[in-house]
Molecule: SAM riboswitch aptamer (S box leader)
Organism: Chloroflexota bacterium
């Protein structure tokens, strides 16, 4: 780093160093000096993979909102919307 498959409506906290932005872009709307995102320590939650008769361990991940909605196509309602499904993106594993 492209590909391929799977999954994504549940779930998860304190504390310490900084100090101002984050939520993938875009639009909306939202978190956030009552400290945003990075970094550490200790805990958690469990998705996918190994191992085990099993539980337990172990690599990764993950711990605000349905992937916060929506962004493109159908049907359906004709008021803004509903509900499939895509598309984009995350996370695992595989062979490269």
């Nucleotide at each position: 780093u492209g590909c391929u498959c799977a999954u994504c409506c549940a779930g998860a906290g304190a504390g310490g160093c900084u100090g101002a932005g984050g939520g993938a872009c875009c639009g909306a709307c939202c978190c956030u000096u009552u400290g945003a995102a990075g970094c550490c320590u200790c805990g958690g939650c469990a998705a996918c993979c190994g191992u085990u008769c099993a539980a337990g361990c172990g690599g990764u991940g993950c711990c605000a909102a349905c992937u916060u909605c929506g962004g493109c196509g159908g049907a359906c309602a004709u008021u803004u919307g509903u509900c499939c499904g895509g598309g984009a993106g995350a996370u695992g594993a595989g062979a490269g």